[in-house]
Context: one part of a larger RNA
């Protein structure tokens, strides 16, 4: 040095785990703010730091209700003070307090700081309130300038900002496909902005349809990848008509007559349910292995409960639960039901939406890129008829058929999910699942936008190694003792491999 047994060190793969996650199902909720949000700075405990809670009343005050013996929040033990059946600790439902910045709103500012008026009290040391700015609407006062108007005072009321996706309008790209590109396309999409709701937005035919007839609007499936648009290229793409969700129709530019307190809405009130704490709640024992019994045997019981967690291995019957049942002082929610207001309905007459409809140019939406291109909208310029009217039915034109523009409101069917709750998965298993199971948007990098990690597992219980011995009062080990195991010793469960040793053989 090789080989091949035996054992060891390094590593931390595998396998077991689950605290964290991902994706769903149903309910809910669908917002918060000047009564100063959201998010923060900085404080607050008997002790240093972090989380968490909370605000100079500072791990908390008060108050109602629950619970029933401990109890003073986690990392994280122990002390040192306390607390509690005169009901604490804990949970819930309502209050109070809530510094300082931040829309930040008295002025100013390098966010958590600096300075301030003017009232009112005052122990003279301070202590409370008010002072942004816009929009509304009232009163007061008021120029040039007579009456007026602007503009200023003042009080009243509303905005402001945050927020995940969903909504709707106002703007609106390029990569890219077209195998190149430029009309197309991507796409009316990303993105900016403005703005609402719990949904939004559409919406009761100047609508389709075809000589039959339909009857608002909005999804969904089909028609249909049809018709048909297209450097007839890449590609885009309907309707009608059928079946399905859910259905609901009204009002305004009026006058008279009838009819009669009877409608809907609106204000109040606010029952049943429910939500937000709980509660009751069945039924086993022996023995054997074994550290340990829930597992073998062997003999019962319960079941509207044999979900699921735990408990020293695998437990209906030990615990915690489940199934049923029951429950609220206070607050939501939720509308039965009452009351006020309220003026409803028939009938006749009348009325019936002007710079509008329609043309021209020049654009846009329509599945339709000017095209034979209707319709829809409109920057510029024109410019009607008045139911004896007008608009449609894909250029136009007769005829036919339909329907009434230019005014307005209308539940559900429908999107979506930061958040609560309860569940469930031929989802993941610590290099996976979220970037993040752990002090995680941490550490750390970057002037900054921004980028962003790594790190889980003793053991059933700390019973975490007292005490001897070497050694630097070490580090680390050896004994001893705890355990079921210590080669489970905190660098801790398994402990593979690369990589490095020891031992014995054997070969060189």
């Nucleotide at each position: 040095c090789g080989c091949a047994c035996a054992u060891g060190g390094u590593g931390g793969a595998u396998g077991c785990c689950u605290a964290g996650g991902c994706g769903g199902u149903a309910g809910g909720a669908g917002g918060c703010g000047a009564u100063g949000a959201a998010g923060g700075a900085c404080g607050u405990a008997g002790u240093a730091g972090u989380c968490u809670g909370c605000g100079a009343u500072a791990a908390g005050c008060c108050u109602c209700g629950g619970c029933g013996a401990g109890c003073u929040g986690a990392c994280a033990a122990a002390c040192u003070a306390g607390c509690u059946u005169u009901g604490a600790c804990c949970c819930g439902g309502g209050g109070a307090u809530u510094u300082c910045c931040g829309a930040a709103u008295g002025g100013g500012g390098c966010a958590a700081c600096c300075c301030a008026a003017c009232c009112a009290c005052u122990u003279c040391g301070g202590u409370g309130g008010u002072u942004a700015u816009c929009g509304c609407g009232u009163a007061c006062u008021g120029a040039a300038u007579a009456c007026a108007u602007a503009g200023g005072u003042a009080c009243g009321u509303g905005a402001g900002g945050c927020g995940a996706a969903c909504g709707a309008g106002g703007g609106g790209a390029a990569c890219u496909g077209a195998a190149a590109c430029a009309u197309c396309u991507a796409a009316g999409u990303a993105c900016c902005c403005u703005u609402a709701g719990g949904a939004a937005g559409a919406g009761a035919a100047a609508u389709c349809a075809a000589c039959c007839g339909a009857g608002a609007u909005u999804c969904c499936c089909u028609g249909a990848g049809u018709a048909g648009c297209g450097g007839c290229g890449a590609g885009c793409g309907a309707a009608c008509g059928g079946g399905g969700a859910a259905c609901a129709g009204c009002c305004c530019a009026g006058u008279u007559a009838c009819c009669a307190u009877c409608a809907a809405g609106c204000u109040g009130u606010g029952a049943a349910g429910u939500c937000u704490a709980g509660u009751a709640a069945a039924a086993c024992g022996g023995u054997c292995u074994g550290g340990a019994a829930a597992g073998g045997c062997c003999g019962g019981c319960c079941a509207u409960a044999g979900a699921a967690g735990g408990u020293g291995a695998u437990a209906g019957c030990c615990c915690u639960g489940u199934a049923u049942g029951c429950g609220a002082a206070a607050g939501g929610u939720g509308g039965a039901u009452c009351a006020g207001u309220g003026g409803a309905g028939u009938a006749a007459c009348a009325a019936a939406g002007a710079g509008u409809a329609g043309g021209a140019c020049g654009g846009a939406g329509c599945a339709c890129g000017u095209g034979a291109a209707a319709c829809u909208u409109u920057g510029u310029c024109u410019g009607a008829a008045c139911a004896u009217g007008g608009g449609g039915g894909g250029a136009c034109c007769a005829u036919c058929c339909u329907c009434c523009a230019a005014g307005g409101c209308u539940a559900a069917a429908u999107a979506c999910u930061a958040c609560c709750u309860a569940c469930c998965g031929a989802c993941c298993g610590a290099u996976a699942g979220u970037g993040a199971a752990c002090u995680a948007g941490u550490a750390c990098c970057g002037u900054g936008a921004g980028g962003g990690a790594a790190a889980g597992g003793u053991g059933a219980a700390a019973a975490g190694g007292a005490c001897c011995c070497c050694g630097g009062a070490g580090a680390g080990g050896g004994g001893a003792g705890u355990g079921a195991a210590a080669u489970a010793g905190a660098a801790c469960c398994u402990g593979a491999a690369a990589c490095c040793g020891u031992g014995u053989g054997c070969g060189u």